[in-house]
RNA sequence: CAUCGUGUUGAGCAAAACCGAGCGAAAGCCGGUGGCGCAAAGCUAUGGGUCUAAGGCCAGUUAAAAGAGGCUAUGAUUGCCAGGCUGCAAGG
Repeated sequence: CAUCGUGUUGAGCAAAACCGAGCGAAAGCCGGUGGCGCAAAGCUAUGGGUCUAAGGCCAGUUAAAAGAGGCUAUGAUUGCCAGGCUGCAAGG
C1' cells in the first nucleotide's frame, strides 16, 4: 500500500489566553470561547505545602485623615502532594 473479515471503543473532564454592565478586599471563583493536558484532571479542604490578608495585632508617621511596612486564616488552591469515598472500559 492492497485485499478479505470483524466492529467493544469512537465518550468524559478541561490548561494557558481572550470576553463578561458576574461574585470577591485579594488570592481566586463563576459563565462563554478555547483545547495544554489528564485513566480518576470525579467528589471531599481531612493532613501537609503554596497563595491572599478584609478583619485583628505590632511598628512607624500625622494636628487629624489617607497611604507604604511586618505578623496572622476564619479566605483560597483537589490540574501541588497525600488520605478518605465513588466510578467507566479491557484483559486475566
A computed fold for a 92-nucleotide RNA from Pelotomaculum propionicicum, annotated as c-di-GMP-I riboswitch aptamer. It matches the Rfam family "c-di-GMP-I riboswitch aptamer". From the family's description: GEMM was predicted in a large-scale screen for bacterial structured RNA regulatory elements. The prediction has a mean pLDDT of 82. Taxonomically the source falls in Pelotomaculum (Bacteria, Bacillati, Clostridia, Desulfotomaculaceae).